The prediction has a mean pLDDT of 82.
The RNA shown here (transfer RNA) has 73 nucleotides and comes from Wallemia ichthyophaga.
It matches the Rfam family "tRNA". Rfam's curators write: Transfer RNA (tRNA) molecules are approximately 80 nucleotides in length.
The sequence is in RNAcentral, with records from ENA and Rfam.
The organism belongs to Wallemia, within Eukaryota.
RNA sequence: GGGGAUGUAGUCUAGUGGUUAUGGCGCUUUCUUAGCAUGGAAGAGGUCCCCGGUUCAAUUCCGGGCAUCUCCA
Numbered sequence: 001g002g003g004g005a006u007g008u009a010g011u012c013u014a015g016u017g018g019u020u021a022u023g024g025c026g027c028u029u030u031c032u033u034a035g036c037a038u039g040g041a042a043g044a045g046g047u048c049c050c051c052g053g054u055u056c057a058a059u060u061c062c063g064g065g066c067a068u069c070u071c072c073a
Base pairs, nucleotide, nucleotide: 001072002071003070004069005068006067007066010025011024012023018056027043028042029041030040031039049065050064051063052062053061
């Protein structure tokens, strides 16, 4: 330098045009305990990487960037 993949909460992740974005772990509160752990219940936390385009409607489709991974040279 060229090709491909990926980017969603603190972290990992599902979703794939349609009205309120999903779950696990973690965090907070609470019940249980003498206390801790485990377990039960409730809750907080999101610019769906950025900019633009298509569309009645975009996390999703298209273009360009950026980052990471990977292959070729």